This is a predicted structure of a 74-nucleotide RNA (transfer RNA) from Candidatus Wallbacteria bacterium HGW-Wallbacteria-1.
């Protein structure tokens, strides 16, 4: 250099052929509960779905460039 795959919440991942408001466990607060911690249990915060454009009433999902990361070939 050519080719694949992946990028969604701090981490780890889901998101069923485009559809109505973007999710789950963990961890973070807080509350319950306990002499008190752990476990448990409910609540809450927290996301420019990697950037930029395009297609379409609609895009996290489809298309194109670019960017990270990992793999195979050279």
């Nucleotide at each position: 250099g050519g080719c694949g795959a992946a990028g969604u919440a701090g981490c780890u991942c889901a998101g069923u052929u485009g559809g109505c408001u973007a999710g789950a466990g963990c961890a973070u607060g807080c509350g319950g509960u306990u002499c008190a911690u752990a476990c448990c249990c409910g609540c809450a915060g927290g996301g420019u779905c990697a950037a930029g454009a395009g297609u379409u009433c609609g895009a996290g999902u489809c298309u194109c460039u670019u960017c990270u990361u990992c793999g195979c070939c050279a």
Its Rfam family is "tRNA". Rfam classes the family as a transfer RNA. The prediction has a mean pLDDT of 81. RNAcentral holds the sequence, with entries from ENA.